[in-house]
Context: one part of a larger RNA
RNA sequence: GCCAGAGAGUUUGUUCUGUUGGCAAGGUUAACCUGUCAAGGGGGAGCCGAAGGGAAACCAACAGGUCCGUAGCCUUCGGGCAUGGGACGGCGUACGAAAAGUGCGCGGAGUCAGCAGAGCAAGACCCGGAACCUAGUGAUCUAUGCGUGGGCAGGUCGAAGCGUAACGAAAGUUGCGUGGAGGACCGCAAACGGUGUUGAUAUGCAAAUCACUCGCGUGACCUGCGUAUAGGAGUGAAAGAUUAAUCGAACUGGGAAACAGCUGGUUCCUCCCGAAACAUGCCGCAGCAUGACCUGGCUGGAGAUAGAUGGUGAGGUAGAGCACUGAUUGGGGGAGCUGGGGGAGAAAUCCCUCACCCCCCUGUCAAACUCCAAACUCCCCAUCGUCGAAGAAGGCCGGCAGUCCGGACUACGGGGUAAGCUUGCAGUCCGUAAGGGAGACAACCCAGACUGUGGUUAAUGUCCCCGAAUGUAGGCUCAGUGUAAACACAAGAAAGGCGUCCUAAGCCAAAGACAACUGGGAGGUGAGCUUAGAAGCAGCUAUCCUUCAAAAAGUGCGUAACAGCUUACCAGUCGAGGUUUAGGGCACUGAAAAUGGACGGGGCUCAAGCCUACUACAGAGACCACAGACCACCGCAAGGUGAUGGCGUAGGGAGGCGUCCUGCAUGGGCGGAAGCUGGGGCGUAAGUUCCAGUGGACCGUGUGGGAAUGAGAAUUCUGGC
Numbered sequence: 001g002c003c004a005g006a007g008a009g010u011u012u013g014u015u016c017u018g019u020u021g022g023c024a025a026g027g028u029u030a031a032c033c034u035g036u037c038a039a040g041g042g043g044g045a046g047c048c049g050a051a052g053g054g055a056a057a058c059c060a061a062c063a064g065g066u067c068c069g070u071a072g073c074c075u076u077c078g079g080g081c082a083u084g085g086g087a088c089g090g091c092g093u094a095c096g097a098a099a100a101g102u103g104c105g106c107g108g109a110g111u112c113a114g115c116a117g118a119g120c121a122a123g124a125c126c127c128g129g130a131a132c133c134u135a136g137u138g139a140u141c142u143a144u145g146c147g148u149g150g151g152c153a154g155g156u157c158g159a160a161g162c163g164u165a166a167c168g169a170a171a172g173u174u175g176c177g178u179g180g181a182g183g184a185c186c187g188c189a190a191a192c193g194g195u196g197u198u199g200a201u202a203u204g205c206a207a208a209u210c211a212c213u214c215g216c217g218u219g220a221c222c223u224g225c226g227u228a229u230a231g232g233a234g235u236g237a238a239a240g241a242u243u244a245a246u247c248g249a250a251c252u253g254g255g256a257a258a259c260a261g262c263u264g265g266u267u268c269c270u271c272c273c274g275a276a277a278c279a280u281g282c283c284g285c286a287g288c289a290u291g292a293c294c295u296g297g298c299u300g301g302a303g304a305u306a307g308a309u310g311g312u313g314a315g316g317u318a319g320a321g322c323a324c325u326g327a328u329u330g331g332g333g334g335a336g337c338u339g340g341g342g343g344a345g346a347a348a349u350c351c352c353u354c355a356c357c358c359c360c361c362u363g364u365c366a367a368a369c370u371c372c373a374a375a376c377u378c379c380c381c382a383u384c385g386u387c388g389a390a391g392a393a394g395g396c397c398g399g400c401a402g403u404c405c406g407g408a409c410u411a412c413g414g415g416g417u418a419a420g421c422u423u424g425c426a427g428u429c430c431g432u433a434a435g436g437g438a439g440a441c442a443a444c445c446c447a448g449a450c451u452g453u454g455g456u457u458a459a460u461g462u463c464c465c466c467g468a469a470u471g472u473a474g475g476c477u478c479a480g481u482g483u484a485a486a487c488a489c490a491a492g493a494a495a496g497g498c499g500u501c502c503u504a505a506g507c508c509a510a511a512g513a514c515a516a517c518u519g520g521g522a523g524g525u526g527a528g529c530u531u532a533g534a535a536g537c538a539g540c541u542a543u544c545c546u547u548c549a550a551a552a553a554g555u556g557c558g559u560a561a562c563a564g565c566u567u568a569c570c571a572g573u574c575g576a577g578g579u580u581u582a583g584g585g586c587a588c589u590g591a592a593a594a595u596g597g598a599c600g601g602g603g604c605u606c607a608a609g610c611c612u613a614c615u616a617c618a619g620a621g622a623c624c625a626c627a628g629a630c631c632a633c634c635g636c637a638a639g640g641u642g643a644u645g646g647c648g649u650a651g652g653g654a655g656g657c658g659u660c661c662u663g664c665a666u667g668g669g670c671g672g673a674a675g676c677u678g679g680g681g682c683g684u685a686a687g688u689u690c691c692a693g694u695g696g697a698c699c700g701u702g703u704g705g706g707a708a709u710g711a712g713a714a715u716u717c718u719g720g721c
Stems, first nucleotide, its partner, number of pairs: 001721006011122013026048003032042003052059002062089001065088004072081003090106006125265002128262001132255006143229009152219001154186003157182001161178007192215002196212002199210002231247001233243003268656006278291005293402001295399001297397001299395001303387003307384005313378003319372001320370002325366003330361005336356001338355007406430005412424004435446003450628007460618003463602003469615001471614006482604002495589002499586010516573005522546003527541003552567001556565002630645001631642004657710001659707010675694008
C1' cells in the first nucleotide's frame, strides 16, 4: 500500500419548547407493601396548577359594560348574529399627598405519560498532548566516597643522599664512582583509552561494531568484591553530564476516559428551503454571547410593491466658474503710513529701484472655495404593471441553526513610488454555480443545469487544425505592424523623421506659378572710415542715386589684395498645379536577459491585419416544441392548473430504504433454507425481485415495539498478503 473485519451524538438526571394521548379546576403518585423476580393491585407523603402585586410589613383582582370584526351560521343579498381575536372602559397591587401617572397582573387551563428537538450536570460525538499530583521500585549500567584485595614485559634518562679524589683558611666547589628519585622518557607485552580516515558497516557481526592509525601505560593509574548516597533528590576535576539502551527532572502503579477555545475523523437515499464571513460587548483578536442574515411552525385578516410614467418637494456631487475664501502668470496705472538696496546732500530731505497694498486688462488652480449647476437618487401622491381570501403579502409570537479568516471585478474615495498592496463605500459575481466563449484560466463576456428527444439563438466566431464566408462594398497599413475585448499573460513613454493617407486654412499660378535648363545679374564706385592692403564679402558707419525686363553700398565659397564661382533679382524655354501652416488615421526609430520558441499552432499582406457598412451561416444545459417523473395549489375522487416552480456549501425541515432483536398475525424449506458466483427484470434512489449453478439447514412477509443499526478516509485499530 491493498483486502477483510472493528471504528465516533450515547445513557441517566433535570429544565424548556413542540406534538400525541388520558383526565380536567384539577392532574399525578414517590419510597414502600403485595404479587408467579411478571402483569396487576395497594400506597396521597409530596409536586405542579387553580392570584397577583410588593424588598417587606401588608393588601388583594372583569363568572362581561361598550364597540369593531375573521372563520362560521342565517339572510328578504341591503345586511344580521358572531366562538377565538382586537379596541375601549373597569379592577388588584407597588411607588405616591393624589380619584395624576407609571410598572406588573386580572374576563378560569392545567397536569401526567409517550415521542421529537434542544439547554445544563455528568468522560457526554470519537481519537490525540507535552505536562501535574500521589504512593512506591531502582546505584548488577553509570557518578562519587569508604573498606578490603589484585595488576603494571622489557628498555632509557640518572635527582637527593653516600663514598672517594683534587682544590680551599673555611664555607664549600668540582671530578669520578655509588645510588635509584620521578603525576620522568620509549614501548601494539598486559591493562585502560578512543585521535584521524569525517574509511568500512548503516533491514549492521553490533540499538555504537570492524580495520588501519593514534593516546596513556608507577599514577589525580587500572581493576575484583563488599558497602553508602535517589527523583526537585543523589552524584558530578561541570558536559545539564550521569542515576539499568530512559534524564533541562528516572521508572512502575494510581488520580484518569487529566484538560485541550487546537489538528484530524464522524458511516444509507430522495424531496423542499437556504446563509454568513457584518455590528456590539468580553484579558477579546484561532474563541464566545447578543443583534443582523437561514429554517420550521403558530397567530392574524386586507392590503403590499423591487418596475414604468407623471407630479409636489428634498439634495450641492460630476462639470463649470473665480462673485466669496485661499493659491497664482504677465502687462499697465495709482497711493505712499511702511520695509530692503542704491544715489545726491552738511543735514532736513529728495530721487531711482525691489517688495508690500489698491484698480484695470490678461493667463491659471482648490477634498475641507462657490455667482452657477446636471445626470441621478430619495420621501410622499396618482396612474399602469406585479403580488394578494387558492389568504401566509405585511405584521406578531415561539423553536432551532450556521456564521464572526472572505475574495474578485466595476464606479467613486483615504493611505502608499508601487504591488496579485492596504483601508472604505455601492452594485454584481465567486464563495455555495454547473453549461458555452476567452488556448489552458474561482469570480471577464454569454447564461442560472428535473430527465429525454428535436429545433432556434446568445456571447463568440466562420483559411486549415476546428463546426460555420478563402462573403459583399469602401478605405488604411508594408512595419509580419498585426493576427490580444478586458485581465498576473505585457505595455510601449519622452523625444524624433520629406513613411504614407485624410481634413482645414493662407499665399502663388494660363497676364504662365514651383522645380530644372539657357541668358542677364549693370553704372556712379575700388561707397566712406579703418588698414601695409580692405575693391560686395577682417572690422566700424551709412545703405544713397542712375540705367533698366532685372540686378544688394551685396547670400555663400574664394584671393595677400584683386580676379574667379555663386545667390538674391529679371527675361526666355517648358506647361499645371505649387508652396506653407495646423489637425487627424495607420505605420517607423526610440525598443536590453540569460537552453531554441511562440499570434494556441500552421500559416496569412492576392489578409486569414486594422477601420466602416451589410448579408448569410456555425454556436450553450439559455429559449421553443413534444413526452415523462417530482414539487406547490385546487378537487371526495377522477383529474386539473403553474407566463409568474426546480443550482446549491454551512445549515434547517419532510418522507423513505436497509441491518439486528422482539410481540401479534401469516408463510417458505432436504422435491434443497441462508450464504456465494453468473445472468434477467423493477424502482428517481437507498434498494428489491426472478432464473441457473454452488451450497447443505434454516429463512421470510405484514403490522407494532426496541436498538451497541449503515464506513473510504481519522500519520485510525487488528489480521492477512